This is a predicted structure of a 268-nucleotide part of an RNA (large-subunit ribosomal RNA, domain VI) from an Anaerolineales bacterium.

[in-house]
Context: one part of a larger RNA
RNA sequence: CGCUGGAGAUUUGAGUGGGGCUGUCCUUAGUACGAGAGGACCGGGAUGGACGUACCUCUGGUGUUCCGGUUGUCAUGCCAAUGGCAACGCCGGGUAGCUAUGUACGGUCGGGAUAACCGCUGAAGGCAUCUAAGCGGGAAGCCCACCACAAGAUUAGAUCUCCCGGGGAGCAAUCCCCCUAAAGGUCGGUGGUAGACUACCACGUUGAUAGGCUGGAGGUGUAAGUGCAGUAAUGCAUUCAGCUGACCAGUACUAAUUGGCCGUGUGU
Numbered sequence: 001c002g003c004u005g006g007a008g009a010u011u012u013g014a015g016u017g018g019g020g021c022u023g024u025c026c027u028u029a030g031u032a033c034g035a036g037a038g039g040a041c042c043g044g045g046a047u048g049g050a051c052g053u054a055c056c057u058c059u060g061g062u063g064u065u066c067c068g069g070u071u072g073u074c075a076u077g078c079c080a081a082u083g084g085c086a087a088c089g090c091c092g093g094g095u096a097g098c099u100a101u102g103u104a105c106g107g108u109c110g111g112g113a114u115a116a117c118c119g120c121u122g123a124a125g126g127c128a129u130c131u132a133a134g135c136g137g138g139a140a141g142c143c144c145a146c147c148a149c150a151a152g153a154u155u156a157g158a159u160c161u162c163c164c165g166g167g168g169a170g171c172a173a174u175c176c177c178c179c180u181a182a183a184g185g186u187c188g189g190u191g192g193u194a195g196a197c198u199a200c201c202a203c204g205u206u207g208a209u210a211g212g213c214u215g216g217a218g219g220u221g222u223a224a225g226u227g228c229a230g231u232a233a234u235g236c237a238u239u240c241a242g243c244u245g246a247c248c249a250g251u252a253c254u255a256a257u258u259g260g261c262c263g264u265g266u267g268u
Base pairs, nucleotide, nucleotide: 001152005163006162007161008160009159010158011157015149016148017147018146021049022048023047024046025045026044027043033038051106052105053104054103055102059100060099061098062097066093067092068091069090070089071086072085073084074083075082076081110144111143112142117137118136119135120134164267165178166177167176168175169174179265184262185261186260187259189203190202191201192200209255210254211253212251213250214249215248216247218244219243220242225238226237227236228235229234
């Protein structure tokens, strides 16, 4: 820009893409078959490999500052306690998120038309013949079915809901004047597990959108100070303490203020 008034939702599915793999074991059954050796079709069940999709409950990884330990040095006057720098100084753990080696699921089943092939009926050609007329069966393949996208599918679809004036000229298209600016959208704002940007989604005081605060979860592992024991290093008690990023709730304390703009007036 289009889709022939505008708008908000919910959809149909023309069409497009994806997927499509396979082993082993048990059973049927040591049956059919076979002199024996050996050893099935058909059918039923179980469990794997590779591949794919989703996810983070579990098992792990990461988690650059969440907690703790610790070395050297400098600083806060000193002790103690902290902070800076040294690859996060090094080391031990670790929430959320992200992740695989972790977890769950998938290929199937079913229907239709067929290929090779197997048939029925059956002439030409008194027989025979699956074929010439006609009718069946038949594949991991084809079309559906499954998953995703999808009306720019210009054949531009469907459903529901919402919104919008008076006068004048003209045959009409249309033009002029006054009034008006709807429904809705957007800018700007707070944010997001959404995201390169954009887009998308949530919220905007009739408010829990983010931050803060409070409580909790999870993590770390028993803070500082004080007391006691010990010559001391240190240990014990207070104390499963203290601290705590992303997690879960609650709470308007802070910030989402006030507004601007687009979009018109019943639709050739």
Rfam family: Bacterial large subunit ribosomal RNA. The source organism's lineage runs through Bacteria, Bacillati, Chloroflexota, Anaerolineae and Anaerolineales.